[in-house]
C1' cells in the first nucleotide's frame, strides 16, 4: 500500500429492494417440580459500524470512512 470478505439482540446467525427486521442460545418472570435440573408459557432486548447517496420505499443497491480477517505487494 492494493485486492478480496465480514460487521444486524449479550452470543451465534437469518431476513427477494416492499408492511411493524426475525429464529436459536442467554437473561427476566411464572407454570410445573418435595428441591434443583430438564420441560412448558410470557416478556424484555436493535441508532442493521458511521456518515451521504439511488429510490415512492435500502438490512439489502453506489460511494467514502471506522474496525475485524485472508491474500499479495514494498521498506528494513
Nucleotide at each position: 500500500g492494493c485486492g478480496c470478505c465480514c460487521g444486524u439482540a449479550g452470543c451465534u446467525c437469518a431476513a427477494c429492494g416492499g408492511a411493524u427486521a426475525g429464529a436459536g442460545c442467554a437473561c427476566g418472570a411464572g407454570a410445573c417440580u418435595u428441591c434443583u435440573a430438564a420441560u412448558c408459557u410470557c416478556g424484555a432486548g436493535g441508532u442493521u459500524g458511521c456518515a451521504g447517496g439511488u429510490u415512492c420505499g435500502a438490512u439489502u443497491c453506489c460511494u467514502g470512512c471506522c474496525g475485524g480477517g485472508c491474500g499479495c505487494g514494498c521498506c528494513a
Description
A computed fold for a 76-nucleotide RNA from a Rhodospirillales bacterium, annotated as transfer RNA. Its Rfam family is "tRNA". Rfam classes the family as a transfer RNA. Its family is annotated with triplet codon-amino acid adaptor activity in the Gene Ontology. It was read from a public genome assembly. The coordinates come from a structure-prediction model, not an experiment, and the mean pLDDT is 81.